[in-house]
Context: one part of a larger RNA
RNA sequence: AUUGAACGUUGGCGGCAGGCUUAAGACAUGCAAGUCGAACGAGAAAGCCUUCGGGCGAGUACAGUGGCGGACGGGUGAGUAACACGUAGGAAUCUACCCAGCAGAGGGGGAUAACCCGGGGAAACUCGGGCUAAUACCGCAUAUCUCCCACGGGAGAAAGGGGGGCUUCGGCUCUCGCUGCUGGAGGAGCCUGCGGCGGAUUAGCUUGUUGGUGGGGUAAAGGCCUACCAAGGCGACGAUCCGUAGCUGGUCUGAGAGGAUGAUCAGCCACACUGGGACUGAGACACGGCCCAGACGACUACGGUCGGCAGCAGUCUGGAAUCUUGCGCAAUGGGGGCAACCCUGACGCAGCCAUGCCGCGUGUGUGAAGAAGGCUCUAGGGUUGUAAAGCACUUUCAGUGGUGAAGAAAAGCGAGCGGUUAAUACCCGCAUCGCCGUGACGUUAACCACAGAAGAAGAUCCGGCUAACUCCGUGCCAGCAGCCGCGGUAAUACGGAGGGAUUAAACGUUAAUC
Numbered sequence: 001a002u003u004g005a006a007c008g009u010u011g012g013c014g015g016c017a018g019g020c021u022u023a024a025g026a027c028a029u030g031c032a033a034g035u036c037g038a039a040c041g042a043g044a045a046a047g048c049c050u051u052c053g054g055g056c057g058a059g060u061a062c063a064g065u066g067g068c069g070g071a072c073g074g075g076u077g078a079g080u081a082a083c084a085c086g087u088a089g090g091a092a093u094c095u096a097c098c099c100a101g102c103a104g105a106g107g108g109g110g111a112u113a114a115c116c117c118g119g120g121g122a123a124a125c126u127c128g129g130g131c132u133a134a135u136a137c138c139g140c141a142u143a144u145c146u147c148c149c150a151c152g153g154g155a156g157a158a159a160g161g162g163g164g165g166c167u168u169c170g171g172c173u174c175u176c177g178c179u180g181c182u183g184g185a186g187g188a189g190c191c192u193g194c195g196g197c198g199g200a201u202u203a204g205c206u207u208g209u210u211g212g213u214g215g216g217g218u219a220a221a222g223g224c225c226u227a228c229c230a231a232g233g234c235g236a237c238g239a240u241c242c243g244u245a246g247c248u249g250g251u252c253u254g255a256g257a258g259g260a261u262g263a264u265c266a267g268c269c270a271c272a273c274u275g276g277g278a279c280u281g282a283g284a285c286a287c288g289g290c291c292c293a294g295a296c297g298a299c300u301a302c303g304g305u306c307g308g309c310a311g312c313a314g315u316c317u318g319g320a321a322u323c324u325u326g327c328g329c330a331a332u333g334g335g336g337g338c339a340a341c342c343c344u345g346a347c348g349c350a351g352c353c354a355u356g357c358c359g360c361g362u363g364u365g366u367g368a369a370g371a372a373g374g375c376u377c378u379a380g381g382g383u384u385g386u387a388a389a390g391c392a393c394u395u396u397c398a399g400u401g402g403u404g405a406a407g408a409a410a411a412g413c414g415a416g417c418g419g420u421u422a423a424u425a426c427c428c429g430c431a432u433c434g435c436c437g438u439g440a441c442g443u444u445a446a447c448c449a450c451a452g453a454a455g456a457a458g459a460u461c462c463g464g465c466u467a468a469c470u471c472c473g474u475g476c477c478a479g480c481a482g483c484c485g486c487g488g489u490a491a492u493a494c495g496g497a498g499g500g501a502u503u504a505a506a507c508g509u510u511a512a513u514c
Base pairs, nucleotide, nucleotide: 001513002512003511005510006509007508008507009506012360013359014358015357016356017355018353019352020318025316026315027314029313030312031311034068035067036066039065040064047056048055049054075271076270077269085195086194087193088192089191090190093188094187095186098184099183100182101181102180103179104178106140108138109137115130116129117128118127119126120125146154147153148152160175161174162173163172197243198242199241204234205233206232209231210230211229212228213227214226215225216224246268247267248266249265250261251260252259253258273294274293275292276291277290296307297306298305299304324350326349327348328347332346333344334343335342336341363393364392365391366390373384374383375382376381397455399450400449401448402447403446407441412435413434414433415432416430417429418428419427458503459502460501461500462499463484464483465482469498470497471496472495473494479486480485
């Protein structure tokens, strides 16, 4: 000088930050990932009205098929000494949504959930029969293109919504989707050089091991896997083994070199009760998905079934020690949707804590009878001390009342212009215009007014180092102490008092780093 600190004493306000470093211990409860009716079939009820037929509610809600998203965002640092990270390169790859371009989207089919009927089960749930749709599924045709042994072979598709002139019901047009291919952007996988730790009281290690050939496998190179062949490969420039540890940008310190460190924020990695596995998918071997095993917990009709806070709050435990079971999607960002909008414990805010840094205040001027009181004294005095009282002012902050920004851009509706088109529909676009309209914070910030010095100072130290001295008590006792050392009858070193020094909403102590 510093800290994610803790402890002791004390404590007025605000701004900005930070807040389980220990048990990757166990978790009650609530929330944290949904959305789309412009993909599809189906489709209530409460309630209101009624001419008792029914109508509205309403093609709404819930549920289902299907699509996209649940691989992002959020948490933690257990493991990992490794191409994990940092940096500089490389070639044998993939990439949903987005952008640009090219070529297409013809004609058919069979199912299945929902639903209805029936059965099993305590439950979780499940079985059988029947009906039905699609942008779900499967064939046929079509190949610019792509792949291969270049003969030939293989692989495609889906519709939805809006519009209105002809209507010959085929089509037309706009938009958003679909299929194949090429390129881009962003993202991801793989390989290599170099770099960053302790131990030699760890010296040898290795059999898929090192290389080759054939085969397999992957999006992709490769012992990645397998059969055979060869006998290699690494190592005092520290292999192997053991211990410790997420890495980095950075942070702290220091004149620097260096040393220490890796909280918050950002990049990468790893993990998701423990161990293993794959499925789906563009992407996972998947925190709030699936299967198996284990430990633990919950329900049970004993047959079986359910769960995973290292998400946000919160609880118990551990610990010297670390917060609210808050408000809101108004902003920013993300998912879905044409959109309106819905979801979002990301995020924006508020709450608690002197945990840190910074700012402000606790009054200002005047005031000598140098009051009283305290302490001291050589008893004259000295000191506390302009300190107080008194007098004259001010009102920051806190308090009360009022005024009151900015964070809001949008979206929607209507015009205008342009594009498209057969079209003045529709649709799309805009540095255009108008209307309408959105704030959790919030009793916001800021400003104005009111009253009254009114509500606001402690902590440690005073032998030397080291700024600051006397009296009393104690008598090697009680005690102090960072080092030197104080205390055995006048202790500036112990305890108290008066005075003083330092610092100040803090001051000290402990721990830790330089």

About this RNA
The prediction has a mean pLDDT of 86. The part of an RNA shown here (small-subunit ribosomal RNA, 5' domain) has 514 nucleotides and comes from an uncultured bacterium. The RNAcentral record of the full RNA draws on Greengenes.